[in-house]
Context: one part of a larger RNA
RNA sequence: UGACGGGGACCCGCACAAGCGGUGGAGGAUGUUGUUUAAUUCGAUGCAACGCGAAAAACCUUACCAGCUCUUGACAUGUGUAUCGCGGACACAGAGAUGUGUCUUUCAGUUCGGCUGGAUACAACACAGGUGCUGCAUGGCUGUCGUCAGUUCGUGUCGUGAGAUGUUGGGUUAAGUCCCGCAACGAGCGCAACCCUCGUCUUUAGUUGCCAGCGGUUAGGCCGGGCACUCUGAAGAUACUGCCGGUGUUAAGCCGGAGGAAGGUGGGGAUGACGUCAAGUCAUCAUGGCCCUUAUGGGCUGGGCUACAAACGUCCUACAAUGGUGGUGACAAUGGGAUGCUACGGCGCGAGUCGAUGCAAAUCUCUAAACACCACCUCAGUUCAGAUUGUACUCUGCAACUCGAGUACAUGAAGUUGGAAUCGCUAGUAAUCGCAGAUCAGCAUGCUGCGGUGAAUACGUUCCCGGGUCUUGUACA
Numbered sequence: 001u002g003a004c005g006g007g008g009a010c011c012c013g014c015a016c017a018a019g020c021g022g023u024g025g026a027g028g029a030u031g032u033u034g035u036u037u038a039a040u041u042c043g044a045u046g047c048a049a050c051g052c053g054a055a056a057a058a059c060c061u062u063a064c065c066a067g068c069u070c071u072u073g074a075c076a077u078g079u080g081u082a083u084c085g086c087g088g089a090c091a092c093a094g095a096g097a098u099g100u101g102u103c104u105u106u107c108a109g110u111u112c113g114g115c116u117g118g119a120u121a122c123a124a125c126a127c128a129g130g131u132g133c134u135g136c137a138u139g140g141c142u143g144u145c146g147u148c149a150g151u152u153c154g155u156g157u158c159g160u161g162a163g164a165u166g167u168u169g170g171g172u173u174a175a176g177u178c179c180c181g182c183a184a185c186g187a188g189c190g191c192a193a194c195c196c197u198c199g200u201c202u203u204u205a206g207u208u209g210c211c212a213g214c215g216g217u218u219a220g221g222c223c224g225g226g227c228a229c230u231c232u233g234a235a236g237a238u239a240c241u242g243c244c245g246g247u248g249u250u251a252a253g254c255c256g257g258a259g260g261a262a263g264g265u266g267g268g269g270a271u272g273a274c275g276u277c278a279a280g281u282c283a284u285c286a287u288g289g290c291c292c293u294u295a296u297g298g299g300c301u302g303g304g305c306u307a308c309a310a311a312c313g314u315c316c317u318a319c320a321a322u323g324g325u326g327g328u329g330a331c332a333a334u335g336g337g338a339u340g341c342u343a344c345g346g347c348g349c350g351a352g353u354c355g356a357u358g359c360a361a362a363u364c365u366c367u368a369a370a371c372a373c374c375a376c377c378u379c380a381g382u383u384c385a386g387a388u389u390g391u392a393c394u395c396u397g398c399a400a401c402u403c404g405a406g407u408a409c410a411u412g413a414a415g416u417u418g419g420a421a422u423c424g425c426u427a428g429u430a431a432u433c434g435c436a437g438a439u440c441a442g443c444a445u446g447c448u449g450c451g452g453u454g455a456a457u458a459c460g461u462u463c464c465c466g467g468g469u470c471u472u473g474u475a476c477a
Base pairs, nucleotide, nucleotide: 001477002476003474004473005472007471008470009469010468011467012466013465015461016460019425020424021423022422023421026317027316028315029314030313031312032311033310034308035307042053043052064303065302066301067300068299069298070297073127077126078125079124080122081121082120083119084118087104088103089102090101091100092099093098107117108116109115129292130291132290133289134288138286139285140281141280142279143277145275150189151188152187153186154185155184156165157164158163169180170179171178195269196268197267198266200237201236202235203234204233205232206231209227214224215223216222240263243257244256245255246254247253319418323377324376325375326374327373328372329371335366336365337364340359341358344355345354346353347352384415389410390409391408392407393406394405395404431453432452433451434450435449436448437447
């Protein structure tokens, strides 16, 4: 100087408390461990691994296993020889890779020399190739403490020196934020601001919107017409403790008020200092070293990654009446769409299917549910719950047996609110309801977004956890 203390003082955070809803019990989905296996590919392992890499494992992916098979190789460059094409179609053998055969096709330039370019085949070699090892050899990227308020430097001064000071003290702040004081005076990286978005207004622009005012009408903004409003998207304005009162040291600020769409950082996002964990990743990529080279490389078929006494994590669905079922009626936003989204009509109980129309989309389309009203159920393992199983189908796709999703009928398991323990959340939040998108032929209870309905509580900082500042002790570095 740091680090640590079941030392002290002060401060903060959904840290506790006050509340609301969960997990832990059940069934299922998914990941992990373990076990099993020919293989169940590999990685991630307290917080900070475990719906994680994986924004899609039937084949492919795929790295694993079994079998078949190739050896200059699936891919790159170079040397030599040969050919002028490459390619396409068919037949046979085979699980296929592949092999054999038949037919078809016959590059461009040119000084007409296989001369140049290009392509293909063959041979030998240099080499290719490796998701093989080492993340404790590395780059890059990332997590974490933590969006916590810290971390340093120059000059000066003090100290023999390591170092100290500044950065401590008194106030204040979300903040090393600002003020005052001070052997310090300044400065850098962080904080804040500048950026994006939401909220208010103005201007501008109208193939969306409007009967707002007029006319027509098949009663649909449909048409004429208009850009007022809504909206869209571009340019601006607005908030600064600016104003008033109180308080404070005449300061920084704090408390209350006015005006205002918004008030004291207006809400949300992006933004992550010096560093810590030899944290994670050699399987994104790159890369040193080591290792394999008729195999640890390449191709293919089938299987596996989907196994299943058990344990754990994260979720979904429930256990019902604030509900279930049937009927009728209403209201979004973000996004996507051509090998696509599909109106409308027919068929089917339905998943779907057949026809057909519009739209490369503010124009067409995907497109709501909770909710409201009416009726039934009347506290039951039920008209709750839906696992499991049987039969018949639908869709995607060469192909749904291992191993997809969906539909109809039948079947109708556990489950009556969950021990110890434990998690999230302070407002348009929690809770609850649906919708869209990426990946994608098909497949979501996951993920990322979007809107609808919409609470309760916070006295307070004694305690638990984590963090910051000052101080103190130390046999630690």
Molecule: small-subunit ribosomal RNA, 3' major domain
Organism: Alphaproteobacteria bacterium